RNA sequence: AUCGAUAAGGGCAAAGCGGUCGUGAGGCCGUGACGCAAAGCUAUGGGUCCACCCCGUGUGGUGGAUCGCCAGGCUGCCGAAG
Numbered sequence: 001a002u003c004g005a006u007a008a009g010g011g012c013a014a015a016g017c018g019g020u021c022g023u024g025a026g027g028c029c030g031u032g033a034c035g036c037a038a039a040g041c042u043a044u045g046g047g048u049c050c051a052c053c054c055c056g057u058g059u060g061g062u063g064g065a066u067c068g069c070c071a072g073g074c075u076g077c078c079g080a081a082g
Base pairs, nucleotide, nucleotide: 002082003079004078011036012035016031017030018029019028020027021026034068040074041073042072044071045070046069047066048065049064050063051062052061053060054058
């Protein structure tokens, strides 16, 4: 470096439920743990989702959500075996 233990010390927290914000996707807080070695950060490409727009109804446009969907970029704890 690669790699990732039934290792050590720690970390995060899905669904559900309660509260709250938002037209919505969804966000935040609490509870709760299904999972996670980048489940840390980042909407750059693809995907999915939402709202709105139209002589135009589409392989359309605009704005938004999601990085715990995939890929890319940046950063990072620990150290058995191979």
Molecule: c-di-GMP-I-GGC riboswitch aptamer
Organism: Candidatus Laterigemmans baculatus